[in-house]
Model confidence (mean pLDDT): 81 of 100. This is a predicted structure of a 73-nucleotide RNA (transfer RNA) from an Acidimicrobiia bacterium.
RNA sequence: GCCCGUGUAGCUCAGUUGGAAGAGCAGCUCAUUCGUAAUGAGCAGGUCCGGGGUUCAAUUCCCCGCGCGGGCU
Numbered sequence: 001g002c003c004c005g006u007g008u009a010g011c012u013c014a015g016u017u018g019g020a021a022g023a024g025c026a027g028c029u030c031a032u033u034c035g036u037a038a039u040g041a042g043c044a045g046g047u048c049c050g051g052g053g054u055u056c057a058a059u060u061c062c063c064c065g066c067g068c069g070g071g072c073u
Stems, first nucleotide, its partner, number of pairs: 001072007010025004019056001027043005049065005
């Protein structure tokens, strides 16, 4: 330099043939217990990497850039 993949909650990841953004773990509260752990219930937590385009509508499609991983030279 070229090619492929990837970027979504604090972490690990789902998601969508374009139409109200989710799970598990972690955190907080409550219940249970003599107490702790475990368990159960609930709550909170997001510029969906950035910019632009298409569209009535973009996390999703297109373009450019950036980060990360891999391959080739």
The organism belongs to Acidimicrobiia, within Bacteria.
The RNAcentral record of the sequence draws on ENA.